[in-house]
Background: Two RNAs folded together computationally: RNase P RNA and transfer RNA, 458 nucleotides in total. Model confidence (mean pLDDT): 76 of 100.
RNA sequence: CAAGCUGGCUGGGUGAUCGCGGCUUCAUUUAUUUGAAGCUGAGGAAAGUCCGCACUCCACAGGGCAAGGUGCCGGCUAACGGCCGGGCAGGGCAACCUGACGGCAAGUGCAACAGAGAGGCAUAUUGCCGGGUGGCUUGCCAUUCGGCGAGGGUGAAACGGUGGUGUAAGAGACCACCGGCGGUGGCAGUAAUGCCACCGGCCAGGCAAACCCCACCUGGAGCAAGGUCAAGCAGGGCGAAGGCCUUCGGGCCGCGAGGCCGCCCGUCUCGCCUGCACGUCCGGGUAGACUGCAUGAGGUCGCCAGUAAUGGCGGCCCAAGAUAGAUGAUCACCAGCGUUCCUUUGGAACGUCUACAGAAUGCGGCUUACAGGCCGGCUUGUUUU
RNA sequence: GCCCCCAUCGUCUAGGGGCCUAGGACGCAGCCCUUUCAAGGCUAAAACCGGGGUUCGAAUCCCCGUGGGGGCA
Numbered sequence: 001c002a003a004g005c006u007g008g009c010u011g012g013g014u015g016a017u018c019g020c021g022g023c024u025u026c027a028u029u030u031a032u033u034u035g036a037a038g039c040u041g042a043g044g045a046a047a048g049u050c051c052g053c054a055c056u057c058c059a060c061a062g063g064g065c066a067a068g069g070u071g072c073c074g075g076c077u078a079a080c081g082g083c084c085g086g087g088c089a090g091g092g093c094a095a096c097c098u099g100a101c102g103g104c105a106a107g108u109g110c111a112a113c114a115g116a117g118a119g120g121c122a123u124a125u126u127g128c129c130g131g132g133u134g135g136c137u138u139g140c141c142a143u144u145c146g147g148c149g150a151g152g153g154u155g156a157a158a159c160g161g162u163g164g165u166g167u168a169a170g171a172g173a174c175c176a177c178c179g180g181c182g183g184u185g186g187c188a189g190u191a192a193u194g195c196c197a198c199c200g201g202c203c204a205g206g207c208a209a210a211c212c213c214c215a216c217c218u219g220g221a222g223c224a225a226g227g228u229c230a231a232g233c234a235g236g237g238c239g240a241a242g243g244c245c246u247u248c249g250g251g252c253c254g255c256g257a258g259g260c261c262g263c264c265c266g267u268c269u270c271g272c273c274u275g276c277a278c279g280u281c282c283g284g285g286u287a288g289a290c291u292g293c294a295u296g297a298g299g300u301c302g303c304c305a306g307u308a309a310u311g312g313c314g315g316c317c318c319a320a321g322a323u324a325g326a327u328g329a330u331c332a333c334c335a336g337c338g339u340u341c342c343u344u345u346g347g348a349a350c351g352u353c354u355a356c357a358g359a360a361u362g363c364g365g366c367u368u369a370c371a372g373g374c375c376g377g378c379u380u381g382u383u384u385u
Numbered sequence: 386g387c388c389c390c391c392a393u394c395g396u397c398u399a400g401g402g403g404c405c406u407a408g409g410a411c412g413c414a415g416c417c418c419u420u421u422c423a424a425g426g427c428u429a430a431a432a433c434c435g436g437g438g439u440u441c442g443a444a445u446c447c448c449c450g451u452g453g454g455g456g457c458a
Stems, first nucleotide, its partner, number of pairs: 001381010012334007020041008043356001047367002050365005055222004067218005072086005087101001088099004102213002107211002109207002126151001127148010160178006179203001181200008226291004235282005242253004256276001257274004298317008335354002337351006386457007395411004403441001414428004434450005
């Protein structure tokens, strides 16, 4: 210098004008009604809602089944399907990356098409070999019986590989080595696992993001959870005939409405009734308000323990809380980027240029989106010294 | 805000690992029939929401997105 791998940070700045939410103080008002001043006001993902928790309500003797999830080992954590470290497998020359990575040597199932045969101690129509018969050109053809599974061929996949022995031809039929598998033992390691030795039978195929088996985990709902206060409407209980003035003759105000014993009268206040009205009280509770709800598995700096994730100790800090949902808009300058021009360092002009997006109970993760910029660490190749 | 469900021709749907080069109905287009239209007959075009993974093989199984629908005061 080129190509590449990887870890982390940032997510425009300043000023002016107009505007919005919250809190505090002061003034003002029937009223947090209005005004003033001060302070404060989005993210790395606030997103998807994919996991895990806190919190709240409901359910719950104990055990089992079902259903769902997770799945190498160790550690971290409140917990996790997350993170860290390690092992193994795959990819890459390497840095490094990726992995749903228990079990198919428990059982069941599946494998289109092609192919002789697709999982069973299976398979013959190509082929190899032997016997019989027939033909003749006497070493071939046809046919039949039998042996074989090596070769060819099909397929994503065909029952270990190489060499030899053996045979009519062949074949783990047998032998040696190699690969792989299982068992036993030893060593290293907390473990996963690795290495070594011996034995075994010659070989066990793939799929569990197929059913299933094994181990572990999981009660259900979700802040529109839940709690407090509480208009109106509906519901229930209770309520009443007298009072005042007076010159003692009386006067005034009130006594709700409707109805009632078989019929009639009376309408007095003596009695009863009411899906009525009024008053008053009560419980539940809608609208609405408040709360939950901002001091928390909090942030930051330093030191310590640890390979790390993470944890411990100490100092400092308090940092949005809306409810139809505030955090914005315009302009100027600067910064970045792009284009064009000028004589280079550089300067000037122009720009629908500067992303993704946006809190709604909170927190830990994962995933997805993202203009541009910055800082490290490492690998390979080339050149120069 | 929280919680669920769905996605296949233009529309409604079948198919739930291989016979899928994805079937059917309506619609659309062409031809036949008819004097013409309709009906009828024949033919053709037309789709697995996107990406990744598992598998020999994915519309189908798994994961992540995208879009749509529903419920809860």